[in-house]
RNA sequence: CAUCGACAAGGGCAAACCGGGUGCGAAUCCGCGACGCAAAGCUACGGGACCCUCGCGGUCGGCCGGGCCGCCGAU
Numbered sequence: 001c002a003u004c005g006a007c008a009a010g011g012g013c014a015a016a017c018c019g020g021g022u023g024c025g026a027a028u029c030c031g032c033g034a035c036g037c038a039a040a041g042c043u044a045c046g047g048g049a050c051c052c053u054c055g056c057g058g059u060c061g062g063c064c065g066g067g068c069c070g071c072c073g074a075u
Stems, first nucleotide, its partner, number of pairs: 002075004012037002018031005035062001041068003045065003048060004052055001
C1' cells in the first nucleotide's frame, strides 16, 4: 500500500417507543433507550423512496451504488 474481516483488543455509533424543541411537510435536533451496525464516519455524484409553497425546490447516506477519510488485526 492492496485485499479481507475472524476466536480477538481498545473502543465507537445508536433503531423503534416515549418526552421536549424546529419545520407547511418529508424530516431533523436534544434527552431516555438499544434494534442493530466493520465504517450505522463524511459526502446529495447516480439510482430509488418520500415531502411541498410544485421549482434549476426540498428530505432521506441506518435504501442501493460511487467518492473521500479512519481504529485493530489476518493475508

Source information
A computed fold for a 75-nucleotide RNA from Arthrobacter sp. PsM3, annotated as c-di-GMP-I riboswitch aptamer. The source organism's lineage runs through Bacteria, Bacillati, Micrococcales, Micrococcaceae and Arthrobacter.